[in-house]
């Protein structure tokens, strides 16, 4: 250098134009003498960033960073 991918909660990912969710973990709780297991409930998100298009964008379009793989 050229080509493709990826980027969402602490982790690990879904969501593919219409209210941003799950699972672990994390508080709190219920069950036990007691622990752990297990249920229940709560909280946690500028969805990498900066424009476009759209009534509306996490999602489509661009540029830029960061990883990641390919090719030379």
């Nucleotide at each position: 250098g050229c080509c493709g991918a990826a980027a969402u909660a602490g982790c690990u990912c879904a969501a593919a134009g219409g209210c941003a969710g799950a699972g672990c973990a994390g508080g709190c709780u219920a069950u036990u003498u007691g622990u752990a297991a297990u249920g229940g409930u709560c909280a946690g998100g500028u969805u990498g960033u900066g424009g476009g298009u759209u009534c509306g964008a996490u999602u489509c379009c661009c540029g830029c960073u960061u990883u990641c793989g390919g090719c030379u």